About this RNA:
A computed fold for a 72-nucleotide RNA from a Tissierellaceae bacterium, annotated as transfer RNA. Rfam family: tRNA. About the family: Transfer RNA (tRNA) molecules are approximately 80 nucleotides in length. It is annotated as a transfer RNA. The sequence was found in a public genome assembly.

RNA sequence: GGCGGCAUAGCCAAGCGGUAAGGCACAGGUCUGCAAAACCUCGAUUCCCCGGUUCAAAUCCGGGUGCCGCCU
Numbered sequence: 001g002g003c004g005g006c007a008u009a010g011c012c013a014a015g016c017g018g019u020a021a022g023g024c025a026c027a028g029g030u031c032u033g034c035a036a037a038a039c040c041u042c043g044a045u046u047c048c049c050c051g052g053u054u055c056a057a058a059u060c061c062g063g064g065u066g067c068c069g070c071c072u
Base pairs, nucleotide, nucleotide: 001071002070003069004068005067006066007065010024011023012022018055027041028040029039030038048064049063050062051061052060
């Protein structure tokens, strides 16, 4: 330098045009003499950034940034 993949909550992670699942952690509650465990509740006005397409974009298109891999 060329090609490809990935980027979603504090962490992991689903989604593949129509209101963004789930788990862990945190926080609150119940329980307990106090805790732990268990159970209940709780979160993303900006889905890496900028622009475009569309009635509608995390999702499609263009550009950029970062990380990973392959080729040279």